[in-house]
Molecule: c-di-AMP riboswitch aptamer (ydaO/yuaA leader)
Organism: soil metagenome
RNA sequence: CGCUGAAUCCCCAUCAGGGGAGCGGGGGAUCCGUUAUCAGUAUUUAAUCAUUUUGAUUUAAUACUGAAGGGGUGAAUCUCACUAUCUUCCAAGUGAGUAGGGAAGCUCUCAGAUCCCGAACCCGUCAGCUAACCCCGUAAGCGUACCCGAGAG
Numbered sequence: 001c002g003c004u005g006a007a008u009c010c011c012c013a014u015c016a017g018g019g020g021a022g023c024g025g026g027g028g029a030u031c032c033g034u035u036a037u038c039a040g041u042a043u044u045u046a047a048u049c050a051u052u053u054u055g056a057u058u059u060a061a062u063a064c065u066g067a068a069g070g071g072g073u074g075a076a077u078c079u080c081a082c083u084a085u086c087u088u089c090c091a092a093g094u095g096a097g098u099a100g101g102g103a104a105g106c107u108c109u110c111a112g113a114u115c116c117c118g119a120a121c122c123c124g125u126c127a128g129c130u131a132a133c134c135c136c137g138u139a140a141g142c143g144u145a146c147c148c149g150a151g152a153g
Base pairs, nucleotide, nucleotide: 001143002142003141004140008021009020010019011018012017022138023137024136025135026134027133032128037067038066039065040064041063042062043061044060046058047057048056049055050054069126070123071122072121073120078097079096080095081094082093083092100117101116102115103114106153107152108151109150110149112147
């Protein structure tokens, strides 16, 4: 001086910390949308069969337990192939693609070329949209300089 990113600026205080502006994110009505799993146990309603008391089966609802789910920030989604063990499945790993994202001749938009990214983390059974209202973040990591055009400022 620039790049990714919301992650910059100002004020008070002066170990600490606090406040504000700007930018960014989450929760949260009406209306609209959605109606959503499996197994076990218990209770209640209804039906059928047998029947001395009553028992068995099926259906619906409620409660509990377990297994699965569901959601958020972000561009970072999805597909295929390969990999030890006899086979199958799964997890992890590797590779090739891919939705999507980024890149200094003032800024923005459009169109091509080239080069990259296509991660990571969090909530904890729960959250659609959503006015008022409520809550939260303001980090971290890097290094570019002449690829070629159009339009507006």